[in-house]
Model confidence (mean pLDDT): 75 of 100. This is a predicted structure of a 301-nucleotide RNA (Metazoan signal recognition particle RNA) from Salvator merianae. It matches the Rfam family "Metazoan signal recognition particle RNA". The family has 91 seed sequences and 383,523 matches in Rfam 15.1. Its family is annotated with signal recognition particle, endoplasmic reticulum targeting and SRP-dependent cotranslational protein targeting to membrane, signal sequence recognition in the Gene Ontology. Rfam classes the family as a non-coding RNA gene. About the family: The signal recognition particle (SRP) is a universally conserved ribonucleoprotein. It is involved in the co-translational targeting of proteins to membranes. Clan: SRP clan. The model forms 95% of the base pairs in the Rfam consensus. The source organism's lineage runs through Eukaryota, Craniata, Squamata, Teiidae and Salvator. The RNAcentral record of the sequence draws on Rfam.

RNA sequence: GCCGGGCGGGGUGGCUCCCGCCUGUAAUCCCAGCGUCCGGGGAGGCUGAGGCUGGAGGAUCCCUCGAGGCCGGGAGUUCGGGGCCGCCGCGGGCCGAGCCGCGCGGGCGUCCUCGCCGAGGCCGGCAUCGGCAUGGUGGCCCCCGGGGAGCCGCGAGCCACCAGGCCGCCUAAGGAGGGGCGAACCGGCCCAGGCUGGAGACAGAGCAGGCCAAAGCCCCCGUGCCGGUCAGCCGUGGGAUCGCGCCCGUGAAUCGCCCCCGCGGCCUCGCCUGGACGAGGCGGCGAGACCCAGCCUCGCU
Numbered sequence: 001g002c003c004g005g006g007c008g009g010g011g012u013g014g015c016u017c018c019c020g021c022c023u024g025u026a027a028u029c030c031c032a033g034c035g036u037c038c039g040g041g042g043a044g045g046c047u048g049a050g051g052c053u054g055g056a057g058g059a060u061c062c063c064u065c066g067a068g069g070c071c072g073g074g075a076g077u078u079c080g081g082g083g084c085c086g087c088c089g090c091g092g093g094c095c096g097a098g099c100c101g102c103g104c105g106g107g108c109g110u111c112c113u114c115g116c117c118g119a120g121g122c123c124g125g126c127a128u129c130g131g132c133a134u135g136g137u138g139g140c141c142c143c144c145g146g147g148g149a150g151c152c153g154c155g156a157g158c159c160a161c162c163a164g165g166c167c168g169c170c171u172a173a174g175g176a177g178g179g180g181c182g183a184a185c186c187g188g189c190c191c192a193g194g195c196u197g198g199a200g201a202c203a204g205a206g207c208a209g210g211c212c213a214a215a216g217c218c219c220c221c222g223u224g225c226c227g228g229u230c231a232g233c234c235g236u237g238g239g240a241u242c243g244c245g246c247c248c249g250u251g252a253a254u255c256g257c258c259c260c261c262g263c264g265g266c267c268u269c270g271c272c273u274g275g276a277c278g279a280g281g282c283g284g285c286g287a288g289a290c291c292c293a294g295c296c297u298c299g300c301u
Stems, first nucleotide, its partner, number of pairs: 001046003004023007013037001014034002028043004048298008057290001060287002063284002065280001068277001070275005079270009089260001091259004096254001103250008111239002114237003118233001120230009129168004134163007142155001144153003175221001177220005187212004195204003
């Protein structure tokens, strides 16, 4: 004089020190201290050892760059990529139906508690002419003849109504349609009883009752006009019109699926921010035991 050193972590002002890893020597152990300090002490062993600079290889380590995808949060206007959906096309492909007429256009019907026209059904209201001739019924009135009365016979006129005939300078229509009532009396006929006249025969007026071509009134049919009614019928027009049916025109396009061009909507990535991972002939800057070279320092013989 030497008996180790390095890197990372911990500790200290710092050294020794503790843990892990790596790498050396011929070279092993122990203690806990030093006191601002290239930095403590002991046992045992060895004789050359140490420092600085540079270089090659190199275990390991610090820092750093960072492709790329991933995770969380945010923004989400335009633009770009991707996905899904929709629209468009004198674009493509396949299948189906189609000249026994697709598709498209037009009309009508089907619907309308829409209009108009017409013919109906049902209900209701109003209305429903007149003349001539013939025959008849009833009534009124007048003249003549007869009779003792009731009355008998003949004739003339007027009014109302009925029947069926011929008609119209008639009407919106106007049949000679059917029926009822006809009443205490106030239409007619037959008129019991009763009344009146009469010697009588019989006659007259006539109630009840019965009857009715023929007083009058009413109803029905028919006819004419008007009104109401039928979610009615026919025709026609209008409205509505998804679908269906029929007709007319045109004459090859078209349903569905897939692909393509273009457009639009939504989602997502590209954007901002934070984080972990992390390729990189093991990126880049460094540290680095051990080895080699040069220079320097010191001890023993």